This is a predicted structure of a 468-nucleotide part of an RNA (small-subunit ribosomal RNA, 3' major domain) from an uncultured bacterium.
Its mean pLDDT, the model's own confidence on a scale to 100, is 85.
Rfam family: Bacterial small subunit ribosomal RNA.

[in-house]
Context: one part of a larger RNA
RNA sequence: UGACGGGGACCCGCACAAGCGGUGGAGCAUGUGGUUUAAUUCGAAGCAACGCGAAGAACCUUACCAGGGUUUGACAUACCAGUGACAGCUUUAGAGAUAGAGAAUUCCUUCGGGACACUGGAUACAGGUGGUGCAUGGUUGUCGUCAGCUCGUGUCGUGAGAUGUUGGGUUAAGUCCCGCAACGAGCGCAACCCUUAUCGCUAGUUACUAACAUUAAGUUGAGGACUUUAGCGAGACUGCCAGUGAUAAACUGGAGGAAGGCGGGGAUGAGGUCAAAUCAUCAUGCCCCUUAUACCCUGGGCUACACACGUGCUACAAUGGUCGGUACAAAGAGAAGCGAAACGGUGACGUCAAGCAAACCUCAUAAAGCCGAUCUCAGUUCGGAUUGUAGUCUGCAACUCGACUACAUGAAGAUGGAAUCGCUAGUAAUCGCGGAUCAGAAUGCCGCGGUGAAUACGUUCCCGGGUC
Numbered sequence: 001u002g003a004c005g006g007g008g009a010c011c012c013g014c015a016c017a018a019g020c021g022g023u024g025g026a027g028c029a030u031g032u033g034g035u036u037u038a039a040u041u042c043g044a045a046g047c048a049a050c051g052c053g054a055a056g057a058a059c060c061u062u063a064c065c066a067g068g069g070u071u072u073g074a075c076a077u078a079c080c081a082g083u084g085a086c087a088g089c090u091u092u093a094g095a096g097a098u099a100g101a102g103a104a105u106u107c108c109u110u111c112g113g114g115a116c117a118c119u120g121g122a123u124a125c126a127g128g129u130g131g132u133g134c135a136u137g138g139u140u141g142u143c144g145u146c147a148g149c150u151c152g153u154g155u156c157g158u159g160a161g162a163u164g165u166u167g168g169g170u171u172a173a174g175u176c177c178c179g180c181a182a183c184g185a186g187c188g189c190a191a192c193c194c195u196u197a198u199c200g201c202u203a204g205u206u207a208c209u210a211a212c213a214u215u216a217a218g219u220u221g222a223g224g225a226c227u228u229u230a231g232c233g234a235g236a237c238u239g240c241c242a243g244u245g246a247u248a249a250a251c252u253g254g255a256g257g258a259a260g261g262c263g264g265g266g267a268u269g270a271g272g273u274c275a276a277a278u279c280a281u282c283a284u285g286c287c288c289c290u291u292a293u294a295c296c297c298u299g300g301g302c303u304a305c306a307c308a309c310g311u312g313c314u315a316c317a318a319u320g321g322u323c324g325g326u327a328c329a330a331a332g333a334g335a336a337g338c339g340a341a342a343c344g345g346u347g348a349c350g351u352c353a354a355g356c357a358a359a360c361c362u363c364a365u366a367a368a369g370c371c372g373a374u375c376u377c378a379g380u381u382c383g384g385a386u387u388g389u390a391g392u393c394u395g396c397a398a399c400u401c402g403a404c405u406a407c408a409u410g411a412a413g414a415u416g417g418a419a420u421c422g423c424u425a426g427u428a429a430u431c432g433c434g435g436a437u438c439a440g441a442a443u444g445c446c447g448c449g450g451u452g453a454a455u456a457c458g459u460u461c462c463c464g465g466g467u468c
Stems, first nucleotide, its partner, number of pairs: 008468006015459002019423005026314008034305002042053002064300007073125001077124002079121006089102005106115003127289002130287003136283002138278003141274001143272001148187006154163003167178003193266004198234007208223002212221002237260001240254005316416001320375007332363003337356002342351003382413001387408007429451007
């Protein structure tokens, strides 16, 4: 000077408290440990590993295992010789890689050759998801969007250092004011950026429809009002008033206002900490392999299963289940794509096929809700696991190991011990919709809107953080 203290003072945070809903019990999904295995590839490990890398393992992916093959190599550059194309097509053997056969097959040219490609040879080399994240770059997590971290000059101290940055107030904030041997400055804070909430102007198509016609229908004429779209502006600044305060900074209340004291949300992460994570995104030093730790292929595995843990989904029901009718979104995606209508099928889906590179067409009926009927407290008309049969779709191919449909089957489960998690408002809870990845394969992830609460006395205590 820091760090630490079951030292003190002050302050903050869903930290506690006050509430609401969960997890922990059940079934299943998913990740992990363990065990098993020829292999169950590798990494991640308290918070900050465990629906994590993986925005998607049937083959591929794939790094693992077994077997079959190759050795200048699947890929790059350089040399020599040969061929004329190579690729692709047909065919034979094979699990395939591969090997053999067949047909067809280049360009430029000064005719010397050159370009390009293949084959063969030789050597430099290629190659490595092999090791080391405790050799590294880059990237990332975390404390933490916490309010801190520093510098120049001066002053003080023998010096390490201190001062400034402490103090009195105040703030979300080292935010601002006042004071002060300090005076200034930088990185952070805030603002500038995006979005959302209100209004105006400009512009009306593919959007909209008040008036006038028209129609089954904003369908068509028309309109430029409204909604909306998207560009430019306005608007909020403690600006105004009152009180409190040191007459300051500011705080409390009020007016006006769509919005009030940071309006809501996002992006933005100082100096550092954890030898934190990553050599398997990538790059890279050193070490190691070089007929193998490289490369190709077929099949298997990553999907195993006595068990243990994490994260989720579905339930245990009447604020509910089932059936019928009926209403209202937002945000997105679409050409090797989205696919209407019609027809067939109980259905998954199929056939045919319109439109649309989309404010135009399609995905696409939002669901909870509302109206009516039924069930009457039961392991049930709750719950849907499991299993059987028959199918649909994708794809060379669904046995290991896909999703979906129909019929049948109808398990556990009676609101869950100790313990533990999230959330302060359009939030929690609840309801559906979309997207990325993707041939197919979400209960995960990332978004979108609908309905829409309760509670906060307070800071003694638990946890984390800041200042002295």